A computed fold for a 522-nucleotide part of an RNA from an uncultured bacterium, annotated as small-subunit ribosomal RNA, 5' domain.
Context: one part of a larger RNA
RNA sequence: GAUAAACGCUGGCGGCGUGCUUAACACAUGCAAGUCGAACGAGAACUACAUUGACAAGAAGCUUGCUUCAAGGAUAUAUAGUUCGAGUGGCGGACGGGUGAGUAACGCGUGAGUAACCUGCCGUAUACCGGGGGACAACAGAGGGAAACUUCUGCUAAUACCGCAUAAGCGCACAGCAUCACAUGAUGCAGUGUGAAAAACUCCGGUGGUAUACGAUGGACUCGCGUCUGAUUAGCCAGUUGGUGAGGUAACGGCUCACCAAAGCAACGAUCAGUAGCCGGCCUGAGAGGGUGAACGGCCACAUUGGGACUGAGACACGGCCCAGACUCCUACGGGAGGCAGCAGUGGGGAAUAUUGCACAAUGGAGGAAACUCUGAUGCAGCGACGCCGCGUGAGUGAAGAAGUAUUUCGGUAUGUAAAGCUCUAUCAGCAGGGAAGAAAGAAAUGACGGUACCUGACUAAGAAGCCCCGGCUAACUACGUGCCAGCAGCCGCGGUAAUACGUAGGGGGCAAGCGUUAUCC
Numbered sequence: 001g002a003u004a005a006a007c008g009c010u011g012g013c014g015g016c017g018u019g020c021u022u023a024a025c026a027c028a029u030g031c032a033a034g035u036c037g038a039a040c041g042a043g044a045a046c047u048a049c050a051u052u053g054a055c056a057a058g059a060a061g062c063u064u065g066c067u068u069c070a071a072g073g074a075u076a077u078a079u080a081g082u083u084c085g086a087g088u089g090g091c092g093g094a095c096g097g098g099u100g101a102g103u104a105a106c107g108c109g110u111g112a113g114u115a116a117c118c119u120g121c122c123g124u125a126u127a128c129c130g131g132g133g134g135a136c137a138a139c140a141g142a143g144g145g146a147a148a149c150u151u152c153u154g155c156u157a158a159u160a161c162c163g164c165a166u167a168a169g170c171g172c173a174c175a176g177c178a179u180c181a182c183a184u185g186a187u188g189c190a191g192u193g194u195g196a197a198a199a200a201c202u203c204c205g206g207u208g209g210u211a212u213a214c215g216a217u218g219g220a221c222u223c224g225c226g227u228c229u230g231a232u233u234a235g236c237c238a239g240u241u242g243g244u245g246a247g248g249u250a251a252c253g254g255c256u257c258a259c260c261a262a263a264g265c266a267a268c269g270a271u272c273a274g275u276a277g278c279c280g281g282c283c284u285g286a287g288a289g290g291g292u293g294a295a296c297g298g299c300c301a302c303a304u305u306g307g308g309a310c311u312g313a314g315a316c317a318c319g320g321c322c323c324a325g326a327c328u329c330c331u332a333c334g335g336g337a338g339g340c341a342g343c344a345g346u347g348g349g350g351a352a353u354a355u356u357g358c359a360c361a362a363u364g365g366a367g368g369a370a371a372c373u374c375u376g377a378u379g380c381a382g383c384g385a386c387g388c389c390g391c392g393u394g395a396g397u398g399a400a401g402a403a404g405u406a407u408u409u410c411g412g413u414a415u416g417u418a419a420a421g422c423u424c425u426a427u428c429a430g431c432a433g434g435g436a437a438g439a440a441a442g443a444a445a446u447g448a449c450g451g452u453a454c455c456u457g458a459c460u461a462a463g464a465a466g467c468c469c470c471g472g473c474u475a476a477c478u479a480c481g482u483g484c485c486a487g488c489a490g491c492c493g494c495g496g497u498a499a500u501a502c503g504u505a506g507g508g509g510g511c512a513a514g515c516g517u518u519a520u521c522c
Stems, first nucleotide, its partner, number of pairs: 001521003005518005012391006018384002020349001025347003029344003034091003039088002043084006050077002055072001058069005098302003107227007117219002122215008130164001132162002139154006170195005176189005200207002228274003235265002240262008277299004281292004304325005327338004355381001357380003363377001364375004394424004404415004428463001431457004438449001466511005471492003477506005487494002
C1' cells in the first nucleotide's frame, strides 16, 4: 500500500459499487419456461343477426269464462364473432440464471490445422408443393385404485403418421478427360445405371413446406508451445504401441472388435501421491518479479450420489425420462411422491455476509403475422460505514484574558478567541410549492423507479465527533495513585517509593464519520 474481510469503541447525509470466502450440508412456502386458434377436432360461456314462439302486461267482443288481437318473450336451430381451460400438432424448454465439487487435462491460454466434419432459426440463389390412405388423443360408455394413475370398447381432425407420382439439382455404384497436389486426394467438364422429397393456412396483403448450393452464426476434432508441489514416489502400461480388415461416428482415430507383430512412455521426471477450475485481469513493486483468480467478461465442468440412453439441428439434458443407492414425505400398508450449486426465504455450520419487495416502463430472450403472453434474465427499490468518492457538523468579531478545571516556586501559568456576548449565513437534514429526461415504433396511449433527481420559497445555529496515541523507532508532557504488585509491550524494553513506558486526570499529537486491533498478500 491492499482486502468479498471480521472484531472493539463511535456514527449526520448523499452518489457509485459490493455482500455465505465455512456445509457441492438439509430444505417448509411462493415464484424462476412458456407460447401459437393465421396447423387441428370436439366442448363450455357470452354477443350479434335470422327463424321458432312455452308464456303473456294490455285491448276488444259477448254466451261472465270463453273467443279474437297483442307490446314483450323462455326455449330450440343455423350462421358469424369473442373468450376460456384441457387435448393433438409446431417452435422453445441445449438459451438465459447458479455453483466450483471434480479436473494437473488439448481442461485452459496462445498459435496453427481439417485434402477428416456438422450446423435449427437467419440471408442469397435455383427447382418444386400432384394425387391418395389408415390411425391415435380429446370425447362418449364401462371397469380397477386410498392416491399417483391406469385398463377395455366405440367415434373423429390436422402443417400428426404412411404409401404412390414427379427429380432441375442431390446421394450411391461404374467409368473418362483436363488442371493442381501427391500418402490416401482436390477442382472443373461430360457419361451410364440406380435411389430418395414435400403441407398447407390466410383477414388475399402474405405466411409456410420440400430439395440443393453458397454465406453467416454456433459447434465437434487434431497438433506445436506454455500451465503447482513432492524422488522420504523409479520404473509404468495388455486395447497397452503399431499394422491389416471390419463395425461405428457428423467426422479422424484402438473409438470398438477379429487376427498379426511386440511394441510404447520414462531422470528433459514417466507412474504414483498431494493440492488446484483456467484465463482476461486484480493487488503489490521503479522494474524484474511475487501473490491472487470475489465482483465484470471468455472458456471448462457439475446439477442429491452413481450409471444409462431417448427425443432433437443441438443434450447424454439444473426446474425431462429410466435404473440403482442414501435421505425426506404421503399411504386405506397394496403402493406412490421429491431434489433451491435459479430468486427470495428457513434450519445448520461459522469470526462473518442482505428482502419470503416492485415492475416488465427500458434493454434483451421464447412463442406469435400481429395484438400480446411469459421472463426472480434484467431494470429498480429495501438492509449493512463492507469499500471508494463528495458534503456537513457553522462563519466573522470578541480580553473583564470571565467562571470552572489542572498545575504552581502561591507571584503566576495553561486550557484560551476557546466560551459567553454581538453581527451574519443556510450547504445537509426537516417544511411548503413546482417537477423531469430515461419513450423507441404513423398518431394517440404506455414509467416499476417516483412525486425520485432537480428548481424555487420560508425558517432555526438549531438536529450532526469520535477513535487511537504521547520512553526510542515516531509527531506529541505534566500531576496524582501504585510500588518487580497491579499491569504494559510490534522490537528494544518499562514497574522493587520522586514511573514523560502501568492506572486516572489536565494538557498535547495524529487521523476523522470514522479510528484502532486481528488475519492475509506484496
Background: RNAcentral holds the full RNA, with entries from ENA and SILVA.